[in-house]
Purine riboswitch aptamer from Peribacillus huizhouensis, 102 nucleotides, folded computationally. Rfam family: Purine riboswitch aptamer. Rfam links the family to the GO term purine nucleobase biosynthetic process. Rfam describes the family as follows. Riboswitches are metabolite binding domains within certain messenger RNAs that serve as precision sensors for their corresponding targets. Allosteric rearrangement of mRNA structure is mediated by ligand binding, and this results in modulation of gene expression. A class of riboswitches that selectively recognises guanine and becomes saturated at concentrations as low as 5 nM. In Bacillus subtilis, this mRNA motif is located on at least five separate transcriptional units that together encode 17 genes that are mostly involved in purine transport and purine nucleotide biosynthesis. Of the family's consensus pairs, 100% are formed in the model.

C1' cells in the first nucleotide's frame, strides 16, 4: 500500500408490518315471496338485483302516517368491505454506497 472477511455507525432505497387520511364502489339502496304485531304496534325470514367488486346491506334519534286495517313513509348521524394513492412508525427483513475498527 492492496485484497478478502466481519463486530459496529448514521445515510439513502425498496419490500412487509402496524396506524392513520383521502380517493373509487353503494344510493349501508331498492325489488319480489311467505310469515308476524297492531297507536304500549308498524317486524322476522329467504330468494335475487344493484358494484369493471369480495364483504355487507344494519343501528340509533327525531318527525309524520295507518282509528285496528294492511300497508308502512321521510329526515339526521353512524360502519363494515374491496382495490387505489399519499402520510406517520424510535417496528420488522433487505440492498446500496460511505465512515470506521479489527
Nucleotide at each position: 500500500g492492496a485484497a478478502u472477511u466481519u463486530a459496529a455507525u448514521g445515510u439513502a432505497g425498496a419490500a412487509u408490518u402496524a396506524u392513520g387520511u383521502c380517493g373509487u364502489a353503494u344510493a349501508a339502496u331498492a325489488u319480489u315471496g311467505g310469515g308476524a304485531a297492531u297507536a304500549u304496534g308498524g317486524c322476522c325470514c329467504a330468494a335475487a338485483a344493484g358494484u369493471u367488486u369480495c364483504u355487507a346491506c344494519c343501528a340509533a334519534g327525531c318527525c309524520g302516517c295507518c282509528g285496528u286495517a294492511a300497508a308502512g313513509g321521510g329526515c339526521u348521524u353512524g360502519a363494515c368491505u374491496a382495490c387505489g394513492a399519499g402520510g406517520u412508525a424510535a417496528g420488522u427483513u433487505u440492498u446500496a454506497a460511505a465512515u470506521g475498527a479489527a